[in-house]
The RNA shown here (small-subunit ribosomal RNA) has 1416 nucleotides and comes from an uncultured organism.
RNAcentral holds the sequence, with entries from ENA, Greengenes and SILVA.
Model confidence (mean pLDDT): 86 of 100.
It matches the Rfam family "Bacterial small subunit ribosomal RNA". Rfam links the family to the GO terms ribosome and structural constituent of ribosome.

RNA sequence: AGGAUGAACGCUAGCGGCGCGCUUAAUGCAUGCAAGUCGAGCGAUGAGGCCUACUUCGGUAGGUACAUCAGCGGCAGACGGGUGAGUAACACGUAGGUGACCUGCCCUUGAGUCGGGGAUAACAGUUGGAAACGGCUGCUAAUACCGGAUAGGCUCUCUCGGUCAAAGGAGAGAGGAAAGCUCUUCGGAGCGCUGAAGGAGGGGCCUGCGGCCCAUCAGCUAGUUGGUGAGGUAACGGCUCACCAAGGCCAAGACGGGUAGGGGGUGUGAGAGCACGGCCCCCCACAAUGGGACUGAGACACGGCCCAUACUCCUGCGGGAGGCAGCAGCAGGGAAUAUUGCACAAUGGACGGAAGUCUGAUGCAGCGACGCCGCGUGAAUGACGAAGGCCUUCGGGUUGUAAAAUUCUUUUGUGGGGGACGAGAACGGACGGUACCCCGCGAAUAAGCGUCGGCUAACUACGUGCCAGCAGCCGCGGUAAGACGUAGGACGCAGGCGUUAUCCGGAUUUACUGGGCGUAAAGCGUCUGUAGGCGGUUGGGUAAGUUGGGCGUGAAAGCUCCGUGCUCAACGCGGAGAGGCCGCACAAGACUACCGAACUAGAGGAUGACAGAGGGGCGUGGAAUUCCCGGUGUAGCGGUAAAAUGCGCAGAUAUCGGGAGGAACACCAGUGGCGCAAGCGGCGCCCUGGGUCAUACCUGACGCUGAGAGACGACAGCUAGGGGAGCGAACAGGAUUAGAGACCCUGGUAGUCCUAGCCGUAAACGAUGGAUGCUAGGUGUAGGACGGAAGCGUUCUGUGCCGCAGUUAACGCGGUAAGCAUCCCGCCUGGGGAUUACGGUCGCAGGGCUAAAACUCAAACGAAUUGACGGGGACCCGCACAAGCAGCGGAGCGUGUGGUUUAAUUCGAUGCUACACGAAGAACCUUACCUGGGUUUGACAUGUAAGUGGUAACGAAGCGAAAGCGGAGCGACCCUUCGGGGAGCUUACACAGGUGCUGCAUGGCUGUCGUCAGCUCGUGCCGUGAGGUGUCGGGUUAAGUCCCGUAACGAGCGCAACCCUUGCCCUUAGUUAUACGUGUCUAGGGGGACUGCCGGCGGGAAGCCGGAGGAAGGCGGGGAUGACGUCAAGUCAGCAUGGCCCUUAUAUCCAGGGCUACACACACGCUACAAUGGUUCGUACAAAGGGCAGCGAAGCCGCGAGGUGGAGCGAAUCUCAACAAAGCGAAUCGUAGUUCGGAUUGCAGGCUGCAACUCGCCUGCAUGAAGCUGGAGUUGCUAGUAACCGCGCGUCAGCCAUAGUGCGGUGAAUACGUUCCCGGGUCUUGUACACACCGCCCGUCACGUCAUGGAAGUCGGUAACGCCUGAAGCCGGUAGCCUAGCCCACACGGGGGGGCGCUGUCGAGGGCGGGAUCGG
Repeated sequence: AGGAUGAACGCUAGCGGCGCGCUUAAUGCAUGCAAGUCGAGCGAUGAGGCCUACUUCGGUAGGUACAUCAGCGGCAGACGGGUGAGUAACACGUAGGUGACCUGCCCUUGAGUCGGGGAUAACAGUUGGAAACGGCUGCUAAUACCGGAUAGGCUCUCUCGGUCAAAGGAGAGAGGAAAGCUCUUCGGAGCGCUGAAGGAGGGGCCUGCGGCCCAUCAGCUAGUUGGUGAGGUAACGGCUCACCAAGGCCAAGACGGGUAGGGGGUGUGAGAGCACGGCCCCCCACAAUGGGACUGAGACACGGCCCAUACUCCUGCGGGAGGCAGCAGCAGGGAAUAUUGCACAAUGGACGGAAGUCUGAUGCAGCGACGCCGCGUGAAUGACGAAGGCCUUCGGGUUGUAAAAUUCUUUUGUGGGGGACGAGAACGGACGGUACCCCGCGAAUAAGCGUCGGCUAACUACGUGCCAGCAGCCGCGGUAAGACGUAGGACGCAGGCGUUAUCCGGAUUUACUGGGCGUAAAGCGUCUGUAGGCGGUUGGGUAAGUUGGGCGUGAAAGCUCCGUGCUCAACGCGGAGAGGCCGCACAAGACUACCGAACUAGAGGAUGACAGAGGGGCGUGGAAUUCCCGGUGUAGCGGUAAAAUGCGCAGAUAUCGGGAGGAACACCAGUGGCGCAAGCGGCGCCCUGGGUCAUACCUGACGCUGAGAGACGACAGCUAGGGGAGCGAACAGGAUUAGAGACCCUGGUAGUCCUAGCCGUAAACGAUGGAUGCUAGGUGUAGGACGGAAGCGUUCUGUGCCGCAGUUAACGCGGUAAGCAUCCCGCCUGGGGAUUACGGUCGCAGGGCUAAAACUCAAACGAAUUGACGGGGACCCGCACAAGCAGCGGAGCGUGUGGUUUAAUUCGAUGCUACACGAAGAACCUUACCUGGGUUUGACAUGUAAGUGGUAACGAAGCGAAAGCGGAGCGACCCUUCGGGGAGCUUACACAGGUGCUGCAUGGCUGUCGUCAGCUCGUGCCGUGAGGUGUCGGGUUAAGUCCCGUAACGAGCGCAACCCUUGCCCUUAGUUAUACGUGUCUAGGGGGACUGCCGGCGGGAAGCCGGAGGAAGGCGGGGAUGACGUCAAGUCAGCAUGGCCCUUAUAUCCAGGGCUACACACACGCUACAAUGGUUCGUACAAAGGGCAGCGAAGCCGCGAGGUGGAGCGAAUCUCAACAAAGCGAAUCGUAGUUCGGAUUGCAGGCUGCAACUCGCCUGCAUGAAGCUGGAGUUGCUAGUAACCGCGCGUCAGCCAUAGUGCGGUGAAUACGUUCCCGGGUCUUGUACACACCGCCCGUCACGUCAUGGAAGUCGGUAACGCCUGAAGCCGGUAGCCUAGCCCACACGGGGGGGCGCUGUCGAGGGCGGGAUCGG
């Protein structure tokens, strides 16, 4: 990535159906409505209607139907509707119980309904109050109220009987009812009323089981638990009270805290689960907050009452009123949730006999894409494919049959017409002129949103340039961005699409299904043992678990299947099924369990034997250290890498003798032994635990594990008291060092030791819990037993190594399992925070145990692999070091670079691998830079078009620094089909041009590691894999060179060889040279060297060493040749080239300047500092090259540079070119800033060149600087090498060349060796590195931000407790007051009962107080 939602937000929006719609403030509410009804219970009232009577014709009286605000009375108001605050509870679910109960209205059955009485609202009068609302007096009715009668199978009491305990049954006694109304054909009927029994439906109470988190909540409890009695209730019950007893609950989680209405179900999931409980249905709870009762069948009562509190409102200040969590609606809160609609037509409800009334229940409509479902926005044809857009390799591709166009259709839309079902006899329809049907019109009215780097489906262009931005994770963006923004295109879904939030899934990532713990997180330090869990063999019994079928129940809705109705679907209807850890009885009897019986293989015991540093106590021994005493003895000792502190002439160290004291026990000694672990080591004695072997005698499952708990538990540490030799934290001193809080040294206190007590930790490790069984072997070792003459073999227990199967991520483990199984315990769930905080608990303390969160990261981690690295190891190589020689670094000068300067000092190269490098030649040119002056199709190329024969080309005067402007004059070419064409020139358009940028877009080329010996492949084999093997090992080599071994066998690129050159020989040829012979020589060709031969070593190998021969010997010397790759190494300025940029300029031309600057610094060189030399004279010997705009001879001139000259030579012939220099011989200089050194400067010349001022080289004369061998450091070179010496060449007019590249001449020294420095190769090892040690990474500190703990304090919330106070109200009491019914009484009056008041218990709340807990 999926699914889901009561959603919200963004963009967008045609229609319909069915649903859904305050998740937040159980916050507060204006207004209207939401529960009334009955006149057939009663009194009363009445405008108007009708009738009758009367009439003063105004009306009055009576009656009647009707109506009625209010009242008495009845029923309803306990339903329906709302909400989820509280509640962790018998609240809910499920299954039961009630022998402990109630039940209005409704149904059934049977019985009764007789006869009296006294009041009181309304009303009237009066009176208080603003109002709300009352007071007093008087009148009156009832289905209101009260006696009386009657009454049973009703109630109560007693007796019998019955049951486990009841009911029913029998008997005796006592007690208790009622109301009428309407109609009437007068017979009665209907509706009521009373008591009784039963039913249906509804409810109360009780019980089993089930369903949240925290143990950092572990103990809770006083009506508490039970009993007796009483009260109370419809009813059981501490429900309440009195008394008695001391119980009750709890690790299977009491008590406390947090959170939460529960269920049917809903979402997801393969399932098991996990999450949720909106709409609908059931139950519960609540009605501003808290308390209380009244009435009633039912309430402790949403639209009733009383009280208290908060809030709001009214008020005349005295008092009053109110409760939308009913429907609408308002405010507020919020991301967010609708109309102050219509109707009682339907369904249902209340009342009524009924008509009917009421009903914001309900039926409908309105608003909202909030969800699900359905429809549409057109259909067909239509191009090798319009236009436009976009891309392009410029060919084309794509948008795209898409459009246009033609034909067609009309859902939807719109206009018109018709028009329902819903209403079971009639009437009656809110919805609604709606659904639906018909006709007309016309493609007409209707498409968006997200995405396109991977996950993930869909790609290009432009813009941007670590900016702007994106982002779910990884990550994109620093000039070529498929990742940002836009566009085109594409993909996905579609009246929606995305985003956010939340849940499930993926996640076997809490693992029941279905995980782990040696090293990844994870085995308690060890043992004993409680609860619990689990448990050997054989019968029997029981039937709790288990299994089977049956029965009951598991509401409806929902889910699944089938069918069916709206045109389909969503939705609805009918039927069936599924759904429980549920209940009941029956059956089965394997397994578990339980009861009982038996057994011996587990376990324990007995007997015999054995080993041992097992533990505790008491003794005892010698060696050594130190100290003390004494002797000998003298100057040092000690200590270290080296020293010093220290000790010592007051006599140390050394040595001998004697003594004291403490601690530890050499050798034996061993991956030996013992112990649970920690741990245990001289010897002896006493006490004591465990183990092993053997026998198979006894018991008879007695067993295993083990949450809590208890015990033991190294070192260090703590308390008290001893002890103290050595050692030795701290401390002191000496060294080391940048410092040295260390390592080293000299001292030294606690401690180390003992006794008693604490602590309770550790890398307490095998990083591996315990027990049991099973699963190849081999080889050590300790103890025992058995067999054997012996070598030796068998067996048990312990302790090691290797190893099969198996296992493991790998490493590894492998009978001592980390294998295969069973049982029990402990523990883990990303890293950091955190071996932490808070709380609790333990401790004398240090501290231990238990143990989070905020915040933060996108990882942390294990094992193994390949590299790289190591102040790791082994082996090896290189002028790498060492051994040498000559230098550089100091001086002057040359050249390059940095820096600075400048109009410009063009650009590049920058450790090795830039710096005499690009540049093998900067005065102009070069030239790219600067200043100034010009040109604009251009200095150069191609194409098209037009023009042009006095055209192109050449080009005088003039201006100018030149370029250029200018234009007199002169004046053409090729082809031709004779029309013209080509070339040239001019104009215009395309375009040219750029040493402008990017070497991090590139090609090519190059540097470097490195001429190092390496780098790979195929197949096979090994490994889950990365990868390994081969390429390793033993030898050997310059070499991955070769040989041998070998799960490898082969192969490729490298190495070597093939190529060039040089050294020897032969041969062919002979321009040149020539002493004319030939040889040297030159140019070709060939031979020669192969460890081939001999000896030794070696493995009968490869090869090495020595020798012979040979010009040359083990690669003969030199060159060319550079593997896979590394450094984003260098170069866009050599060339090429993508992209970008400039286009009267970043192009191009010209003059002048600059690249040559100069306080400095570095690099590469030259010349020197001198006597191994300088100078002068004489004298000898090369090689390799160059030459026609060239080399240039002889001769002559000049001191010289050079001039003149021009022979010869395209060169083995001539020439540069000479005598090459160093060398050799001779002379001089005599250690001096010189006869060294030559910088610098002056003068005079020469040469090249259009031109030597900036800025050339050379010559002569003169001048004569620094420099007397160069600090730290550093370079080259191993033989014809270094060093020294000269000669040539390229570039080039000339030359700043001392550079570069060649050539020859003279010609050394040294290499013990591989420890060290640098670089490299192979194997191995460690790794926390992998842009790879120039890596990684730790801690303090400074500053800022965030989160959390602590703290002086401070402010709140919550639930209790103690005391005080105490409303309403029930209950109890009652001296006061009041009192119609009943009783007594003629009456007054009294009695009984009741009420008010007062009072007591309880009691919401309030006040005070000390604590608890949570938070700001």